[in-house]
Molecule: small-subunit ribosomal RNA
Organism: uncultured bacterium
């Protein structure tokens, strides 16, 4: 820091996806070890259980335990005395009284339960941040400083007694104390009310001073030390003192922690636009610590809001936490500030502080106990459970530290905190060994079979000990005591590699590849896509790539994304300028000077907590982690600066306006007037038609039209002038005249002095259509209806024809309202043309304002293109965009008679959708030009019988393949067996065929014999070579047997070589440099000629070059030359009838060599070319004719059955031998042919003239046989010698005379004949006989331009035999071509395009099925937030208080105060009503969306077939 993805490439614009961090996470899968964090994000759900707030006995009074002292009594036992009745004395024990001294302690009192911990439901608030302000406040416990603690009084819980409950707890009666309570005194002070004087401030008003008057305190406990007083003489009681600690009263101050108030900052929604009644201000009372509608009476009508009031939905806020380069964007868990809440809703008491998590009261729900009467609860403490949920822990130890709360303190208490347990949840350290080790082991995987990789890896060898395991030692945290953590950290010793590596991923993005298995299946997939038999994408498995006690995946967030753009986008054609002026508020503002200090901009104080972050030290062995210190926007205060905005004053004149004078103009309104022209009446001439189309038809017309001529009547639009001209803000204006009226323009002087621009909201114009009411209607004409076209034709066309259109008046308010370009202003080269003005000229040029086009540079732009009329350069100011689709819908609103407009969505869906431009295709687009493509001939096919292929059908089987042109007498140049691939049957298995191994044999080979359809069994006869060390070895071949393999015409021509076929012998098709384009790409290769040609010339940002053309090879057409047999014969000689022979090579020939033809000559057009027409000469004449040759591509064109070849499939069978049958079938349909249909003919008789070609398994002369096919004999040729071989039409006569014939000859029938093992299915011929369609073919079609069609014969490959085909040969020999409109095919140029699989493309709608959201809907239903009213619970407030009633008064009676009760404003829940609003649902219904091969039609992209 980018990357993938729209295209045949390109460039753009625009969405989607991706790579990085992050996390209180969660799922798989794996998991060793420590150390610092860290853990219910969801149900503010319910909660068993244990704890989480109590301490003080130095505030009381009582109670209880021990101890010791004392006191009373019993009594075991001792021991004295005895009267033997007992007494006495000791006395463990019990028991009792008092008193002392530790301890305990339920109450009364105090203090602390307002902290600390929780949690985020509520709240959009002064709730939080920030800064500020109280002259409007409070503050226990602390800390300073002053003064003071004097007298008295009455109760009351504890407790006893009785009493009522199931219990919670309660009532009465008595009886106690206090630092509980209470009068009164003092009064430094204080507070209140008077009034005086100073000083100060920020308005009210602070405050000093000294005055009157009223009013308002207390409490004491311990400890010590002295005294005095009892007595038991070391104790008890009362007293006094205070050095000290505690507490109490009253004041000032402080600190501390709190309240209120204000300034600026805090989310979405306008489809929430009007809200408010205590509502906003007053004046006065209450109240509060305290201002304040806080709350009450009276008076006013006010306050808030587009700089978003009201309302609705979300939501605790912040320090920070993530990211990010920063602005920002998200977030608010741990840690910290605040703040809100405590089962839900109210409520207040107490107190300094609460309206109070572990207080009270009410009222609800739920749970729980109950004796049914009634009561009791509150984990958003810490554990911990049950439910939710993807999902989050221990019913752990300690108060040692650090804080907390009481207490003088010892100390109690503390789930605050310290710690340890659970979790890889997260970050951070370390291990899981290391060094040597190549026969590159074994095995795994792959392989082109050689190898190659896992790999120094592993074995081994030799060391080490972090972490482990074992014993020993042992901390800091506490400088006296006390340690939960912990015998933990750490150290020391000893043992042994032992115990410790996994996940993710390998098609691109993205680092990393093979095998196999699967076969659009199973699967993957973030995007793009991958899988339909050779998957680097599935799945495995080898290797390999990344990160490692961890790795993926899934969610959320930021980034990337400049994809809301302030930094830092846009708006002609991609989304997006408002239809169009006016204009309020709003933004924005010309030139000089004065002041000012809001904004700027420097300076300094205050805050900005801590904790983080950075930076720099430093502590834990290192990190994390932790500590130390330094660093700041922002606010707010102050001081300075004045350049620039603001904002004050004062002037200017260029912006803008005004005022004179012109003149141009379809500029607007209203009134009136013309002519032309259609229609329509009347009348007159006039006759059979008119009209109307691609063609008709329907309409009008003999009741007289259409033509034409008079006259008249209606309406509507104003021909020529008319013109990329005028006029208007837009819409839009078009005969002529008069009235009314807006505006630009140009010149020209004087004025005003910033009076300007831009404009959200508003208003006001605004085509056609359309609507309403009333006119008016010729003419056109939706709708209608008739005719046509068509498969339909609710179109397109023709004939009618109503609304409309037209007029007045009111609505609508909307267009591709378009320049697809908002408004102003200033600035940047020029050319040209036009409209108005004005300077100047004689007239011109020329100059200059304003308008209007074209055409160009700078610049812009993605490109097309704009280009002083910019879409350059800059300012200002409105509007508008944010991927397609749903959708300009739906709902809500708003306007409107209504049609309908404005406004204006989501859900769900898809990776696209889009602009310009490029190169193809293509086009019922143009323009050239060409080809036997048309046209102009000739001859034919299409109709007939028959021969051949094909399709179908049948078949046991009709064996594969080719299938528009470019398959169909095609592969086959030749199916009775064989060929042969098919079908039935019959048999074999290492096989019919190759190599390799083992093991017997000896030839192999021929021959017969028998069974059998036959293949094939059997049986029989004959029968090897080389070496040799004589044992054997080897080549050969033969039977056997093992596995390797052998074989497939068995799949795939869509995996392929190689050939072929077509566009096409058409003339194109590329490259190298260089130019131009951001590129795709162009240019060259277009253009002007001009050819058969990209053939050539000639011009050009090209220049050159290759493939392809053409030449160059072959045959033919003329001539020389060289040769002369088997060819030829002109002379000569011979001769029999044949060059038969002599002889000869001129001649034909034959085959080798050369000549010749080059627009080379001339002439004329041509641009002085290229070439293009004529001519001469020649045997040809412009490529002489003919063949061979086939560019770069297309058709996934054809062929695996020619051949070869990868996979794949068979292996006693898909393979191999055999006999036999099939490929020859036959209702039909089609190509291709041959023979006709006849007289240019048939028949029959005579006659003449060729080429090319085969021939020894064969061509077969001659002679004989047969009517003949053929037979039989048989000479001669391995070929210019011989043979096949008579060529046929041709001509010369003859007959037939137009007929299904003397045409035709198809089918049958009978007798032959050939070939062959063998002609039934299934062959060719021959003689006799028989004698079918057929009388020249609809629609449509095919070939051919000259030695060519047509028409006659011949050869020949295949082959035993079997051609009407095929391939070759000669012979006879035409017609016609104006010409390129048209059909076809091709080339070039150029348009257009929505096509690129390229029109056999691409697509649109309806209907039909599926499935998804989603509107509408009679309704149902549950919420929420309010009204209005009903009841009205705890409260507090007020009032009454007849009933109680200790403290003060007062001897008493009584009275103050009080309390109980009652009453009233207030008020939760509740309860009724009706609307708002929101969710779910809801027969049925609308329309959208997606869905490989349903139906109808063609809208649309080419003029898309009616732009």
């Nucleotide at each position: 820091a980018g990357a993938g993805u729209u295209u045949g490439a390109u460039c753009c614009u625009g969405g989607c996806u991706c790579a990085g961090g992050a996390c209180g996470a969660a799922c798989g899968c794996u998991g060793g070890c420590g150390g610092c964090g860290u853990g219910c994000u969801u149900a503010a759900u319910a909660c068993a259980u244990g704890c989480a707030a109590g301490u003080c006995g130095a505030g009381c009074g009582g109670g209880g335990u021990u101890a010791g002292a004392u006191u009373u009594u019993c009594a075991a036992u001792a021991u004295c005395c005895u009267u033997c009745g007992g007494g006495g004395u000791a006395g463990c024990g019990a028991u009792u009284u008092u008193c002392u001294a530790a301890c305990c302690u339920a109450g009364c009192g105090g203090c602390g339960g307002a902290c600390g911990g929780g949690u985020g439901a509520g709240u959009a608030a002064c709730g939080c941040g920030u800064g500020g302000g109280c002259a409007a406040c409070c503050u226990g416990c602390c800390c300073u400083a002053a003064a003071g603690c004097c007298u008295g009084g009455g109760a009351u819980a504890a407790c006893a007694g009785c009493g009522g409950g199931a219990a919670a707890c309660c009532g009465c009666u008595g009886c106690u104390a206090a630092u509980a309570c209470c009068g009164g005194a003092u009064a430094u002070c204080u507070u209140u009310a008077c009034g005086a004087a100073g000083a100060g401030g920020c308005a009210u008003c602070u405050u000093u001073u000294a005055g009157u008057a009223a009013a308002g305190a207390a409490a004491g406990g311990g400890a010590a030390u002295g005294a005095a007083u009892g007595c038991u003489u070391g104790c008890a009681u009362u007293c006094a003192u205070u050095u000290u600690a505690c507490g109490c009263u009253u004041u000032a101050g402080g600190a501390u922690g709190g309240g209120c108030c204000c300034g600026c900052g805090u989310c979405c929604c306008a489809u929430u636009a009007g809200c408010u009644a205590g509502u906003u201000g007053g004046u006065g009372a209450g109240g509060u610590a305290a201002c304040g509608g806080c709350u009450c009476a009276c008076c006013a009508a006010g306050g808030c809001a587009a700089c978003g009031a009201u309302g609705g939905g979300u939501a605790g806020c912040c320090g920070g936490c993530u990211u990010g380069a920063g602005a920002g964007a998200g977030u608010g868990a741990a840690c910290g500030g605040c703040c809100a809440c405590a089962c839900u809703g109210g409520a207040a008491c107490u107190g300094a502080g609460a309206c109070a998590c572990g207080g009270u009261c009410c009222a609800g729900a739920c749970u729980c106990c109950u004796a049914c009467g009634g009561g009791a609860g509150g984990c958003a403490g810490c554990a911990g459970u049950g439910g939710g949920g993807a999902a989050u822990a221990u019913u752990g130890c300690a108060c040692a530290a650090u804080g907390g709360a009481g207490g003088g303190a010892a100390c109690u208490c503390u789930g605050a905190u310290g710690c340890a347990g659970c979790g890889a949840c997260g970050c951070c350290g370390c291990g899981u060994g290391a060094g040597c080790g190549a026969u590159g082991a074994a095995g795994g995987c792959u392989u082109u079979c050689g190898g190659g990789u896992c790999g120094u890896a592993a074995a081994g060898c030799u060391c080490u000990g972090u972490c482990c395991u074992a014993g020993g030692g042992g901390a800091c945290g506490a400088u006296a005591a006390u340690g939960a953590c912990g015998g933990u950290a750490c150290c020391c010793u000893a043992g042994g590699a032992g115990g410790a590596a996994g996940c993710c991923c390998c098609g691109g993005c993205u680092a990393a590849c093979u095998a196999c298995g699967u076969g659009c299946c199973a699967g993957c997939a973030g995007c793009c896509g991958c899988g339909g038999u050779a998957a680097u994408a599935c799945g495995u498995a080898g290797g390999g790539g990344g990160c490692g006690a961890g790795c993926g995946u899934u969610g959320u967030c930021c980034g990337g994304a400049a994809u809301u753009a302030u930094u830092g986008g846009g708006c002609g054609u991609a989304a997006a300028g408002g239809g169009u002026a006016c204009g309020c508020a709003g933004g924005c503002g010309g030139c000089c000077a004065u002041g000012u200090a809001a904004g700027u901009c420097a300076g300094a104080u205050g805050u900005g907590a801590a904790a983080g972050a950075c930076a720099u030290a430093g502590g834990c062995u290192u990190a994390a982690c932790c500590u130390a210190u330094g660093u700041a926007a922002g606010c707010a205060u102050u001081u300075g600066a004045a350049a620039c905005u603001g904002c004050u004053u004062g002037g200017c004149u260029u912006g803008a306006g005004c005022u004179a004078a012109g003149g141009a103009g379809a500029g607007g309104a209203a009134a009136g007037u013309g002519g032309a022209a259609u229609u329509c009446c009347u009348a007159g001439u006039g006759u059979a038609g008119c009209g109307g189309u691609g063609a008709a038809a329907u309409g009008c017309g003999u009741a007289g039209a259409u033509a034409u001529u008079a006259g008249g009547a209606a309406g509507a639009a104003u021909a020529u002038c008319a013109g990329u001209g005028g006029c208007g803000a837009a819409g839009g204006c078009g005969a002529c005249u008069u009235u009314c009226u807006g505006g630009a323009c140009u010149u020209a002087u004087a004025c005003u002095g910033a009076c300007g621009c831009u404009g959200a909201g508003g208003u006001a114009c605004g085509a056609a259509a359309g609507c309403g009411u009333g006119g008016g209607g010729a003419g056109c004409a939706a709708a209608c209806a008739g005719g046509a076209u068509u498969a339909g034709a609710u179109a397109c066309c023709c004939u009618g024809g109503u609304a409309g259109u037209c007029c007045a008046c009111g609505c609508c308010g909307u267009a591709a309202a378009c320049g697809a370009u908002g408004a102003g202003u200033g600035c940047u080269a020029g050319g040209u043309g036009u409209c108005g003005g004005g300077g100047g000229u004689c007239a011109a040029a020329c100059c200059u304002c304003g308008g209007u086009g074209c055409c160009g540079c700078c610049g812009u732009u993605a490109a097309c293109a704009c280009a002083u009329u910019a879409a350059g350069c800059a300012c200002u100011c409105c509007g508008c965009c944010u991927g397609g689709g749903g959708a300009g819908u739906a709902c809500g609103u708003a306007c409107g008679c209504a049609a309908g407009u404005a406004u204006g969505a989501a859900a769900c869906u898809c990776a696209a959708a889009g602009g310009a431009a490029u190169u193809g295709a293509c086009g019922g687009g143009g323009a050239c030009c060409c080809g036997c493509a048309c046209a102009a001939g000739c001859a034919g096919c299409g109709g007939a019988g028959c021969a051949u292929g094909u399709g179908g059908u049948u078949u046991a089987a009709u064996u594969c393949g080719a299938u528009g042109c470019a398959a169909c007498g095609c592969g086959a140049a030749g199916a009775a067996c064989c060929u042969u691939a098919c079908c039935a049957g019959g048999a074999c298995u290492u096989g019919a065929c190759a190599u390799c191994c083992c093991u017997c044999g000896g030839a192999c080979u021929g021959a017969a014999u028998u069974a059998g359809a036959g293949a094939u069994a059997a049986u029989u006869c004959u029968u090897u070579c080389c070496c040799u060390u004589c044992g054997g070895g080897g080549a050969c071949u033969g039977a056997g047997g093992u596995g390797a393999c052998a074989g497939g015409u068995g799949g795939u021509g869509c995996a392929u070589g190689g050939u072929u076929g077509u566009c096409g012998u058409c003339a194109g098709c590329u490259c190298g440099u260089g130019u131009c384009g951001u590129g795709a790409g162009a240019u060259g290769u277009u253009g002007g000629g001009u050819u058969a040609a990209g053939u050539c010339c000639c011009g050009c940002a090209a220049c050159g070059a290759g493939c392809g053309c053409a030449a160059c090879c072959c045959c033919u057409g003329u001539c020389u030359u060289u040769a002369g047999u088997u060819g030829c014969u002109a002379a000569c000689a011979g001769u029999a009838u044949a060059g038969c022979u002599g002889a000869g090579c001129a001649c034909u020939c034959u085959a080798g060599a050369g000549a010749g033809a080059c627009u080379g000559c001339c002439g004329a057009u041509g641009a002085c070319a290229a070439a293009u027409c004529g001519g001469a000469g020649g045997a040809a004449g412009g490529u002489g004719g003919g063949g061979a040759u086939g560019a770069c591509g297309u058709c996934a064109a054809a062929u695996c059955a020619u051949c070869a070849u990868g996979c794949c499939c068979u292996u006693u069978a898909u393979g191999u031998c055999c006999u036999g049958g099939g490929c020859u079938a036959c209702a039909c349909a089609c190509g291709u042919g041959c023979u006709a249909c006849a007289a240019u003919g048939g028949u029959c008789g005579g006659u003449a003239c060729a080429a090319u070609g085969g021939g020894u398994u064969g061509c077969c002369a001659g002679c004989g046989a047969g009517c003949g096919a053929u037979c039989g004999u048989g000479a001669g040729c391995u070929a210019a010698u011989c043979c096949c071989a008579u060529a046929a039409a041709g001509c010369c006569g003859a007959u037939c005379c137009c007929a299904g014939u003397u045409c035709g000859g198809a089918u049958u029938g009978c007798a032959g004949g050939c070939u062959g093992c063998a002609a039934c299915u299934c062959g060719c011929c021959u003689g006799c006989a028989u004698g079918a369609a057929g009388c020249c073919g609809g629609a449509g079609u095919u070939g051919c331009u000259a030695g060519u069609a047509a028409u006659c014969g011949u050869g020949g490959a295949u082959c035993a035999g079997a051609a009407u085909g095929c391939c070759a040969c000669g012979g006879u020999g035409a017609a016609u071509g104006c010409g390129u409109u048209c059909c076809c095919g091709g080339g070039u140029c150029u348009u257009g395009u929505a096509c690129a699989c390229a029109c056999c493309g691409c697509c649109c709608g309806u209907c039909a099925c599926a499935c998804c959201a989603u509107g509408g809907a009679a309704g149902u239903u549950a919420g929420c937030a309010a009204u209005a009213c009903c009841c009205g619970a705890a409260g507090c407030c007020a009032g009454u208080g007849a009933g109680c009633c200790a403290a003060c008064c007062g001897u008493a009676a009584g009275g103050a105060a009080g309390c109980a009760a009652c009453u009233g404003u207030c008020g939760a829940a509740g309860g009724u009503a009706g609307g708002g609003u929101u969710a779910a649902u809801g027969a049925c219904u609308g329309g959208g969306g997606u869905g490989a091969a349903g139906u109808c039609g063609u809208a649309a992209c080419a003029a898309g077939g009616u732009a």